[in-house]
RNA sequence: AUCAGGAAUUGGCCGAAUCGGUAAGAGCGGAGGAACCGUUUUUCGGGGUGAAUUCCGAGGUGAUCGGAAAGGAUAGCCCUUAAUCCUAACCCGUCAGCUAACGCCGCAGGCGACUAAGGGGAGAGAA
Repeated sequence: AUCAGGAAUUGGCCGAAUCGGUAAGAGCGGAGGAACCGUUUUUCGGGGUGAAUUCCGAGGUGAUCGGAAAGGAUAGCCCUUAAUCCUAACCCGUCAGCUAACGCCGCAGGCGACUAAGGGGAGAGAA
């Protein structure tokens, strides 16, 4: 110096998951729910949170694997390009379009020095 593994501190990252004496409150996210409008489409049940969906092929019509489209992440706020990775899980229970008023629910968990280039924006210092 490089590679692999482990531990600690810290800048941080994904996410609504935050601030606060862990407390009052603030802030953030989501669903339900009129009129108008929309839909009138029924077991192949349907709907919701979430990026986590759709299609094709192989395979026992399984597990799983490969491909295409779409969506999401990559460490300072936004955009572009390339590259890499991800597309899980859970809830309602035959019922839910939109939706003012209105009331309802949630604020978990995980990662951890971790892609590169360009443009914009913002800020600091000096003149």